This is a predicted structure of a 73-nucleotide RNA (transfer RNA) from a Flavobacteriales bacterium. The sequence is in RNAcentral, with records from ENA. It matches the Rfam family "tRNA". Rfam links the family to the GO term triplet codon-amino acid adaptor activity. The source organism's lineage runs through Bacteria, Pseudomonadati, Bacteroidota, Flavobacteriia and Flavobacteriales.

[in-house]
């Protein structure tokens, strides 16, 4: 420098032939218990890496940039 893949909640990951963004873990409160843990109930979570384009509508399609990994030179 070129090619490919990836970037979503504090963490690990879902969700796409475009239609309200979810789960587990975590965290908070309560119940239970002699206490903790476990268990149960309720609650708490996001400018979907950034900026544009297309569209009535974009996590999803297109372009540029940034970051990470792999391959080639």
């Nucleotide at each position: 420098u070129g090619g490919c893949a990836c970037g979503u909640a504090g963490c690990u990951c879902a969700a796409u032939a475009g239609g309200u963004a979810g789960a587990g873990c975590g965290c908070u409160u309560g119940a239970c218990u002699g206490u903790u843990a476990a268990u149960c109930a309720a609650g708490u979570g996001g400018u979907u890496g950034c900026a544009a384009g297309u569209u009535c509508g974009a996590u999803u399609c297109u372009u540029g940039c940034c970051g990470u990994g792999c391959c080639a030179g």